This is a predicted structure of a 111-nucleotide RNA (SAM riboswitch aptamer (S box leader)) from Algoriphagus terrigena DSM 22685. It matches the Rfam family "SAM riboswitch aptamer (S box leader)". Its family is annotated with regulation of gene expression in the Gene Ontology. Taxonomically the source falls in Algoriphagus terrigena (Bacteria, Cytophagia, Cytophagales, Cyclobacteriaceae). Of the family's consensus pairs, 97% are formed in the model. Its mean pLDDT, the model's own confidence on a scale to 100, is 83. The sequence was found by an Rfam model in a public genome assembly.

[in-house]
RNA sequence: GAUUUAUACAGAAGAGGCGAGAGACAGGCUCUACGACCCUCUGGCAACCUUCCGAAGCGGAAAGGUGCCAAUUCCUGCCGACUGAGCUAUUCUCUUUCGGAACUAUAAAUU
Repeated sequence: GAUUUAUACAGAAGAGGCGAGAGACAGGCUCUACGACCCUCUGGCAACCUUCCGAAGCGGAAAGGUGCCAAUUCCUGCCGACUGAGCUAUUCUCUUUCGGAACUAUAAAUU
């Protein structure tokens, strides 16, 4: 890097360093010199692996391996259904809500 499976409306920040963009992509919206993003240290959250009891977990634990600590994966994007609006009307455009998929991220396993 690839594949498979699972999860993604909950939760969790201080210090130091650096100094301009950051939130994957596009649009929106937001964060950011009152210093974001990123890096280091410390702290924490969670419970995938792990571990304990057990026939069974929607149960207990958190030493270790990961992960995570603005906003639902920040929202939308593709398909279907639905609400309302524009238009004389169809088409079409916008919009509300819901379902599914894709993308992305993370874990575990395989390669």